[in-house]
Parts: sequence; C1' cells; structure tokens
RNA sequence: GGGCGGCUAGCUCAGCUGGUUAGAGCGUUGCAUUCACAUUGCAAAGGUCAUUGGUUCGAGUCCAAUGCCGCCCA
Repeated sequence: GGGCGGCUAGCUCAGCUGGUUAGAGCGUUGCAUUCACAUUGCAAAGGUCAUUGGUUCGAGUCCAAUGCCGCCCA
C1' cells in the first nucleotide's frame, strides 16, 4: 500500500426484509427475605447505536468518507 470483518448500556453481545417503545445476560442501586452475609424475588437507573455527511415519509439497519480494533496479502 491492497482486501476483509468489527464498533449498540460499565462488561460480553442480540437486533430478521428499513417501520416509530433499542433489548438480553452479567454488573450497579433500592426494596423484600436473613441475627448478618450469601442466595433468591421485585423494581429502578444507565445508550449522542464510533464520528460526519447522504438516500428515504421514516435509518442501529442502506450508501460514502473518516477514526479506532482485529485478520489476510504484498
């Protein structure tokens, strides 16, 4: 230098053929349970969907550029 894949909650990841409430597990916080802790149950908080632009009535999803991470080729 060229090619490919990935980027969504604190962590690990889903998210179908674009359709209007963006989710799961773990973690965190509160309450209940216990003499305490753990476990368990219930609830809550937590997201500029990497950034910018474009297409569209509508974008996490499609397109382009850029950034970062990984793999392959040279």
Transfer RNA from a Candidatus Wildermuthbacteria bacterium, 74 nucleotides, folded computationally. The sequence was found in a public genome assembly. Lineage of the source: Bacteria > Bacteria candidate phyla > Candidatus Wildermuthiibacteriota.